[in-house]
RNA sequence: ACUCAUGUUUUCUAGGGUUCCGUAACGAACUGUUAGUCUGGACCGAGAGAAAACUCACAGCGUUGCUGUGUCACGGAAGGAUAAAAGCCUGGGAGAU
Repeated sequence: ACUCAUGUUUUCUAGGGUUCCGUAACGAACUGUUAGUCUGGACCGAGAGAAAACUCACAGCGUUGCUGUGUCACGGAAGGAUAAAAGCCUGGGAGAU
């Protein structure tokens, strides 16, 4: 310096905050205020986490399908979205090796 499926989608998990619901406190009370330094419902959610489906490549059987295989991956700061934050996005980026 170059090449590659290092593919797509869905469901979930680690994780994440606080618009909504709930909870707690205050308050005479509520459709009020405060609290995420509230277990939660719901929500966001992984390139480097999991599963499934599809797709792609190769091999075998075999005839227009079936089966099998498909290894790796250290990583900021900063910025952005949403109510907000994040292993979300920039980004398998910068950098490191």
The RNA shown here (Guanidine-I riboswitch aptamer) has 97 nucleotides and comes from Sporosarcina gallistercoris.
The model forms 96% of the base pairs in the Rfam consensus.
The sequence was found by an Rfam model in a public genome assembly.
The coordinates come from a structure-prediction model, not an experiment, and the mean pLDDT is 81.
The source organism's lineage runs through Bacteria, Bacillati, Bacilli, Caryophanaceae and Sporosarcina.